[in-house]
Predicted 3D model of a 720-nucleotide part of an RNA (large-subunit ribosomal RNA, domain II) from a Thermoplasmata archaeon. The prediction has a mean pLDDT of 84. Its Rfam family is "Archaeal large subunit ribosomal RNA". Gene Ontology terms of the family: ribosome and structural constituent of ribosome. RNAcentral holds the full RNA, with entries from ENA.
Context: one part of a larger RNA
RNA sequence: GCCAGGGAGUUCUGACCAAUGGCGAGGUUAACCCUUUGAAAGGGGAAGCCGAAGCGAAAGCGACAGGUCCGCAACGCCGCAAGGCGCGAGGGACGUCGUGGGCUCGCGAGGAGUCAUUGGUGUGAUACCCGAAGCCGGUCGAUCUAUACCUGGGUAAGUUGAAGCCCUCCGAAAGGGGGGUGGAGGACUGAACCGAUGUUGAUGUGCAAAUCACUCGGAUGACCUGGGCAUAGGGGUGAAAGGUCAAUCUAGGCCGGAAAUAGCUGGUUCCUCUCGAUACCAGCCGCAGCUGGAUCUCUGACGAGGUAGACAAUGGGGUAGAGCUACUGAUUGGGCAUUUAGGCGGAGAAAUCCGUCGGUGUCUUGUCAAACUCCGAACCUGUUGUCGCCGUAGACUCAGGGAAUCGGGCAUCCGGGGUAAGCUUGGUGUCCGAAAGGGAAUCAACCCAGCCUGCGGUUAAGGUCCCAAAGUACCGAUUAAGUGCAAUAUUGAAGGGAGUUCAUCGUCUCAGACAGCUGGGAGGUGGGCUUAGAAGCAGCCAUCCUUCAAAGAUAGCGUAACAGCUCACCAGCCGAGACGUUGGGCCCCGAAAAUGGACGGGGCUAAGUCGGUCACCGAUACCGCAGAGCACCGAAAGGUGAUCUGGUAGAGAGGCGCCGUGCGCGAGAAGAAGUCUGGCUGUGAGGUCAGAUGGAUCGCGUUCGGAUGAGGAUCCUGGG
Numbered sequence: 001g002c003c004a005g006g007g008a009g010u011u012c013u014g015a016c017c018a019a020u021g022g023c024g025a026g027g028u029u030a031a032c033c034c035u036u037u038g039a040a041a042g043g044g045g046a047a048g049c050c051g052a053a054g055c056g057a058a059a060g061c062g063a064c065a066g067g068u069c070c071g072c073a074a075c076g077c078c079g080c081a082a083g084g085c086g087c088g089a090g091g092g093a094c095g096u097c098g099u100g101g102g103c104u105c106g107c108g109a110g111g112a113g114u115c116a117u118u119g120g121u122g123u124g125a126u127a128c129c130c131g132a133a134g135c136c137g138g139u140c141g142a143u144c145u146a147u148a149c150c151u152g153g154g155u156a157a158g159u160u161g162a163a164g165c166c167c168u169c170c171g172a173a174a175g176g177g178g179g180g181u182g183g184a185g186g187a188c189u190g191a192a193c194c195g196a197u198g199u200u201g202a203u204g205u206g207c208a209a210a211u212c213a214c215u216c217g218g219a220u221g222a223c224c225u226g227g228g229c230a231u232a233g234g235g236g237u238g239a240a241a242g243g244u245c246a247a248u249c250u251a252g253g254c255c256g257g258a259a260a261u262a263g264c265u266g267g268u269u270c271c272u273c274u275c276g277a278u279a280c281c282a283g284c285c286g287c288a289g290c291u292g293g294a295u296c297u298c299u300g301a302c303g304a305g306g307u308a309g310a311c312a313a314u315g316g317g318g319u320a321g322a323g324c325u326a327c328u329g330a331u332u333g334g335g336c337a338u339u340u341a342g343g344c345g346g347a348g349a350a351a352u353c354c355g356u357c358g359g360u361g362u363c364u365u366g367u368c369a370a371a372c373u374c375c376g377a378a379c380c381u382g383u384u385g386u387c388g389c390c391g392u393a394g395a396c397u398c399a400g401g402g403a404a405u406c407g408g409g410c411a412u413c414c415g416g417g418g419u420a421a422g423c424u425u426g427g428u429g430u431c432c433g434a435a436a437g438g439g440a441a442u443c444a445a446c447c448c449a450g451c452c453u454g455c456g457g458u459u460a461a462g463g464u465c466c467c468a469a470a471g472u473a474c475c476g477a478u479u480a481a482g483u484g485c486a487a488u489a490u491u492g493a494a495g496g497g498a499g500u501u502c503a504u505c506g507u508c509u510c511a512g513a514c515a516g517c518u519g520g521g522a523g524g525u526g527g528g529c530u531u532a533g534a535a536g537c538a539g540c541c542a543u544c545c546u547u548c549a550a551a552g553a554u555a556g557c558g559u560a561a562c563a564g565c566u567c568a569c570c571a572g573c574c575g576a577g578a579c580g581u582u583g584g585g586c587c588c589c590g591a592a593a594a595u596g597g598a599c600g601g602g603g604c605u606a607a608g609u610c611g612g613u614c615a616c617c618g619a620u621a622c623c624g625c626a627g628a629g630c631a632c633c634g635a636a637a638g639g640u641g642a643u644c645u646g647g648u649a650g651a652g653a654g655g656c657g658c659c660g661u662g663c664g665c666g667a668g669a670a671g672a673a674g675u676c677u678g679g680c681u682g683u684g685a686g687g688u689c690a691g692a693u694g695g696a697u698c699g700c701g702u703u704c705g706g707a708u709g710a711g712g713a714u715c716c717u718g719g720g
Base pairs, nucleotide, nucleotide: 002719003718004717005716006715011125012124015121016120017119018118019117020116021115022114023113026050027049028048032044033043034042035041054061055060064095067094068093069092070091075086076085077084078083096109097108098107099106100105128267129266131264135257136256137255138254139253140252146231147230149228150227151226152225153224154223155221157189158188159187160185164181165180166179167178168177169176170175193218194217195216198214199213201212202211233249235245236244237243270655271654272653273652274651275650280293281292282291283290284289296402297401298400299399300398301397305390306389307388309387310386311385312384313383314382315381316380317379321375322373323372328369329368330367333364334363335362336361337360338359339358342357343356344355345354346353347352407432408431409430410429411428412427413426416424417423437448438447439446452627453626454625455624456623457622458621462617463616464615465602466601467600471614473613474612475611476610477609478608484604485603495589496588497587499586500585501584502583503582505580506579507578508577516573517572518571519570520569522546523545524544527541528540529539552567555566556565557564628645629644630641631640632639633638656709658706659705660704662702663701664700665699666698667697674693675692676691677690678689679688680687681686
């Protein structure tokens, strides 16, 4: 783990509420007594309790005029009906009355209660069940262990060689040296014995609830040990570790108070039907919990309006944005004028003057603000009206009974913090929670869509090559990277790309462009200066003129300097486009993670991407048919439901089964109960039938009453 049996809201009490019943201005007995076969039943027993009067702190005083109006249902009349009128229990308003130094006020007044039963809830009791660690009292323990005391026992062997003493030598002596003897020591080595350092060895359901192996410490001592005896639980004992006091110790064991308490964990047993949350606000030694309100549910009362939406009218607002010579505060550059108190610089012998920095004013130019506003939306909101929706099949509102109540994700609007977060705190909406079904491979809250039962059809999201239902569909582009085949998430940036494609604007071009090839590329002149030299080409200055189709006082290489090779520029050959700017699409680089590996997979050049078109597939959605339940109408039969049928906590309603009991009726040896297997039946708990087994009791209807239903609690006992 499995099976069987057991296993959790009970009983009393006094309080509130509901239903049902009795009696009713009254209702009811308690103890107790009597009768009786009786824990039954019947008869007595008003003591007491509740009600019938309130108000006032109290002394005390002490209630209606059923008087008026409105008006639901019902009733009556009229009407074919719609409806109208009258009356109007209950209901509402007024009036009147009682009382109160409170008097425009408070409380009360035109009789309904009380007893019992059942059910719901809260109080006190063990109080739904199991569960502490603890606290207190009384007792039992020192055969383990700690320490003290009394009385006994034990300690192989070896080593070292203190004092003292003897002999001898030195010394005046004090004393010293040497050799012996001697046998001290919490001395040394090492068995018994006592211990327990390391291997962090073995073992670790052990040999053992502390052992085994090797190694190691002490081993004449504050040594080890037998027996006896003493100290006891807030107490002992302790060379002190909170150690130890019988495998128990930061307060022993046992029994009792005792079912301690537990705002904490776990569990809490049959079915169906109706509705269906909260995780918010306030307070609390409150933050793991309660109480009140809001939200949910059930019951009752009243009787006509209610209002989430849209539009219109009329008010409120200071956000987004914007703006700032419209304020407050921050913040560029320039012009002009002015101030010269001041700093710096200059001129002057000085007075003084000039420039600049600075200040002020003005003009111009450029920027900002949650705690700025001359402005100012969307939007939100008050009131009124119209429409819509809900409502006499009873809304709105009110009264009473019962509850439950850690929240979370996403979208959006912000704020503080943070690199960020599945982060944190708010507003609005939505979903999960408590929601199934389809899609997203898988995936609470993303997309579609709100599940009574059965059958058939149509679509949504998403898809249509195979896995796998449906297009290897069509038209036009694009990508060559397996890029991609990922709605979001589950990525991919800055920055690059003569990859390719589309657009845009411009320049050149048959008077021949661009590229390529052929040829020219000159003269004054070796410009002047510099320099050893400087000749286009180290450097400085200048950079003219001529011949030309064209050619720089030279763009690069080169020489010591020249030379030499190219270029600019021109011509020829060739023959049609060339060169550039800006932007878009797809693609490439940028691009690194730990077992081998993922577009879900296969695989795909479309079965990728972009644009367009038509089909089809695809949910519990929608439609059709049949049925069930629920709600409502109805006397019933029956009917209606476009707007009803998911559901956790929870509220409410109706049932099934088990045990017993009174009454009634039955079954059974021609086979009761029970057990096994199968059939039928009910939405279900269940019911029923047949066969086999079994061998003596059992069932149905109805009344009343329960120690009444298990899969869970590391549940309890037993079994295998």